[in-house]
RNA sequence: CUUUGUAACCGGCAAAUCCGAUCGAAAGACGGACACGCAAAGUCACAAGGCUAAAACUCUCAUAUCCAAUUGAGGGUCAGGCCGGUUGGACCGCCAAA
Repeated sequence: CUUUGUAACCGGCAAAUCCGAUCGAAAGACGGACACGCAAAGUCACAAGGCUAAAACUCUCAUAUCCAAUUGAGGGUCAGGCCGGUUGGACCGCCAAA
């Protein structure tokens, strides 16, 4: 330096769930408790995939009374939001063996 790996040593992270007078429209993030598990379950949103849909656009209903505006409710589309413990990729890295 490369490859393989967790048998051992030193350790590391923390799923789900619960709590929060934290942030957010939500997905989710953050903090605490607790461990399902993980050899990169360390960092990064470049690619794919997934999640949410505030705003925007559109449709329907109601207000309502011929039309229109306003307002409210519901549906649809949609990421510039989110997921690194979905996968690929990039970067960094403990220990052991070859």